[in-house]
Notes:
Model confidence (mean pLDDT): 82 of 100. This is a predicted structure of a 73-nucleotide RNA (transfer RNA) from a Candidatus Omnitrophota bacterium. NCBI's taxonomy places the organism under Bacteria, Pseudomonadati, Candidatus Omnitrophota.

């Protein structure tokens, strides 16, 4: 300098055909115990890398940038 993957909670990831975002694990709080661990209840945490474009409506489609990975020069 080019092609392709990826980018969503603290961290590992879903999220179907565009209709207002979620599970595990972490983490608080209360229960259980003498006490901790486990275990249950509840409950916090999100400008969906960024900027713009389409739409009534964008995590999803389009561009353009940035990271990160990998592959060709």
């Nucleotide at each position: 300098g080019g092609g392709c993957c990826u980018g969503u909670a603290g961290c590992u990831c879903a999220g179907u055909u565009g209709g207002u975002a979620g599970a595990g694990c972490g983490u608080g709080u209360c229960g259980u115990u003498c006490g901790c661990a486990a275990c249950g209840a509840c409950g916090a945490g999100g400008u969906c890398g960024c900027c713009g474009g389409u739409u009534c409506g964008a995590g999803c489609c389009c561009g353009g940038c940035c990271a990160g990975g990998u592959c060709c020069a």

Its Rfam family is "tRNA". From the family's description: Transfer RNA (tRNA) molecules are approximately 80 nucleotides in length. Rfam classes the family as a transfer RNA. It was read from a public genome assembly.